Predicted 3D model of a 71-nucleotide RNA (c-di-GMP-I riboswitch aptamer) from a soil metagenome. Its mean pLDDT, the model's own confidence on a scale to 100, is 88. The RNAcentral record of the sequence draws on MGnify.

RNA sequence: GAAAAAGGCAAACCCGUUGCGAGGCGGGGACGCAAAGCUACCGGACCCACUGGGUCGGCGGGGCUACCGAA
Numbered sequence: 001g002a003a004a005a006a007g008g009c010a011a012a013c014c015c016g017u018u019g020c021g022a023g024g025c026g027g028g029g030a031c032g033c034a035a036a037g038c039u040a041c042c043g044g045a046c047c048c049a050c051u052g053g054g055u056c057g058g059c060g061g062g063g064c065u066a067c068c069g070a071a
Base pairs, nucleotide, nucleotide: 001068008033009032013028014027015026016025017024018023031058037064038063039062041061042060043059044056045055046054047053048052
């Protein structure tokens, strides 16, 4: 983050599975993504068997890592 090149990921929805749930996992499927790779540290949103515990990284920020290479 310009032009390209090699590629990559995969929203909604459907099927299966798992969880009390938010949600997760697998398959199909592509709305999109220059980090839509990883990370729950901060904010935020969401859930619960609620002195507390959990979920979301494709909500924003931070950290780490990665392909190409004009200004």